[in-house]
């Protein structure tokens, strides 16, 4: 590296807009749901990034270096998707 199997956490807060069903209405509009999109505010850490440490390698200052730390990024019903890391086989 490649297959398979297992794999957490954290809001079903709100605000705007689009879409679309159902009510209402003479229309315009309104009301509620289901989806997407963006923002606020709170919150996750196991992609990936940074950043220190034990160490470990050159030699007086660098360098590498975690599942620890930050949270850029990525994520927070439920399904999905992503998943570091673990156990198999090559």
């Nucleotide at each position: 590296c490649u297959g398979c199997g297992g794999g957490a956490g954290a809001g079903c807060u709100u605000g705007u807009c689009c879409u679309u069903a159902c009510g209402u209405g003479a229309a315009a509009g309104c009301g509620u749901g289901c989806g997407g999109a963006u923002g606020a505010c709170g919150c996750c850490g196991a992609a990936g990034g940074a950043g220190c440490a034990a160490c470990c390698g050159g030699c007086c200052c660098c360098g590498g270096a975690a599942a620890c730390u930050c949270u850029c990024a990525g994520g927070c019903a439920c399904c999905g998707u992503g998943g570091a890391c673990c156990g198999u086989a090559g």
A computed fold for a 90-nucleotide RNA from a marine eukaryotic metagenome, annotated as Glycine riboswitch aptamer. RNAcentral holds the sequence, with entries from MGnify. Its mean pLDDT, the model's own confidence on a scale to 100, is 80.